This is a predicted structure of a 110-nucleotide RNA (SAM riboswitch aptamer (S box leader)) from Thalassobacillus cyri. NCBI's taxonomy places the organism under Bacteria, Bacillati, Bacilli, Caryophanales, Thalassobacillus. The RNAcentral record of the sequence draws on Rfam.
[in-house]
This record gives sequence, structure tokens and C1' cells, in this order.
RNA sequence: UUCUUAUGAAGAGAAGCUGAGGGAACUGGACCGACGAAGCUUCAGCAACCUGCCGAAUUACGGUGAGGUGCUACAUCCAGCGAACGGCUAAGCCGUUUGAAAAAUAAGAA
Repeated sequence: UUCUUAUGAAGAGAAGCUGAGGGAACUGGACCGACGAAGCUUCAGCAACCUGCCGAAUUACGGUGAGGUGCUACAUCCAGCGAACGGCUAAGCCGUUUGAAAAAUAAGAA
């Protein structure tokens, strides 16, 4: 990097350095940011995917959180491509629900 599977409206931030942008890309919208964005470092925390340990405990289940990741504004911030239903006479637009796509994270494989 690619493929497969699973998950997502829950949860959890301080300090130091630095200094203007930021949340994957593009478009639109709504936001955050000099009362300090992104990045780096330290400490703290959340969660429970994998390992370990505990429960009669192999699968599955529950607990624990020691190890490996991950995460700590917002619904993956929302929409974009379809489907169903509803509203407006209709093209079309809007709303609700839902499927997909893409991206993220974990585990496995190449």
C1' cells in the first nucleotide's frame, strides 16, 4: 500500500514550546481558532479492538486494565450517490428514515 471482517449520536484535557490556521480530499453549509489553530513534548484520562490475567471458562459470555494500538470540540460536524415515505399541482425542491460510497480505528491476510 491492497484485501477481508468488525465498529461509530456514548466516553475522556491540562501544562510547556511554538504561532495561524483547523476538523482526510473536493464542493456547499454550519462551526472552532490571538481568551492561542495545527504540530511537537510531558503528564493525566477515556474506551475495551488484540494479548495477558480472573470467573467451571476451549468457542461464546462477564470482569480486570498489566502489555500492544487507538482516542480525549462537533453525530465520521452535516450534506453530496441511491431507495422508501411525507409536504408543495408538477419539473423540481424540502423533510424524515434507510442502503451504499469514501475516510478513520482495530484485528487478520497478501